[in-house]
RNA sequence: CCACCCCGCGUGGGAGAGUCCCCAGGCACUGCCCCGGGGCGCCGAAGGGGCAAACUCCCCGGAACCUCUCAGGCGCCAGGACCACGCGGGACAG
Numbered sequence: 001c002c003a004c005c006c007c008g009c010g011u012g013g014g015a016g017a018g019u020c021c022c023c024a025g026g027c028a029c030u031g032c033c034c035c036g037g038g039g040c041g042c043c044g045a046a047g048g049g050g051c052a053a054a055c056u057c058c059c060c061g062g063a064a065c066c067u068c069u070c071a072g073g074c075g076c077c078a079g080g081a082c083c084a085c086g087c088g089g090g091a092c093a094g
Stems, first nucleotide, its partner, number of pairs: 001094001005090009018040001020039004025034002041074003047070001048068003055061001
């Protein structure tokens, strides 16, 4: 000096599942709208939990987009695992 890689930030892309029922309020004028609460039904890709094989004398350990739905989500917005590009930082191999 420095690739892969790790962390953070920015930009773009980014799925699924009821705007169903009840109550109250608002605007409006009775709606196919907005907001809050409750109920039931659903979704899995924030987060969180659980597990396999290899490996190991044995035990421990041991992943996920798999699974559970605690949380979160089910009009738009927001969020969103993950992917790409860029920037900053880190350090090893070289």
Model confidence (mean pLDDT): 76 of 100. Predicted 3D model of a 94-nucleotide RNA (Glycine riboswitch aptamer) from Nostocoides sp. HKS02. Rfam family: Glycine riboswitch aptamer. About the family: This family represents the bacterial glycine riboswitch. Of the family's consensus pairs, 90% are formed in the model. RNAcentral holds the sequence, with entries from Rfam.